[in-house]
């Protein structure tokens, strides 16, 4: 560098329910697991969602990009 059947070592955690923050979308924190192989990080473009409608927010677990990124295990 490309791959992701199968294992193992670990990892993240939808829905919900507690409790905080927020007008909202949403987020944090603990529980809890449907999923994840970058379900790691970043709002660059496009989608999508909000409202005190504006040089506004919000979503990276919708797609695309990007990162002297990154676990195993395989091929070169």
């Nucleotide at each position: 560098u490309c791959c992701g059947a199968a294992a193992a070592a670990g990892g993240c955690a939808a829905a919900c329910c507690g409790g905080g923050a927020g007008c909202a979308a949403u987020u944090c924190c603990g529980g809890g697991a449907c999923g994840c192989a970058a379900a790691g990080c970043c709002a660059u473009g496009g989608a999508c969602c909000c409202c005190a409608u504006g040089a506004g927010g919000g979503c990276a677990g919708c797609c695309a990009g990007g990162c002297c990124u990154g676990c195993c295990g395989g091929a070169g």
The RNA shown here (c-di-GMP-I-GGC riboswitch aptamer) has 76 nucleotides and comes from a Desulfobacterales bacterium. Model confidence (mean pLDDT): 84 of 100. It matches the Rfam family "c-di-GMP-I-GGC riboswitch aptamer". Its Rfam clan is "c-di-GMP_I riboswitch clan".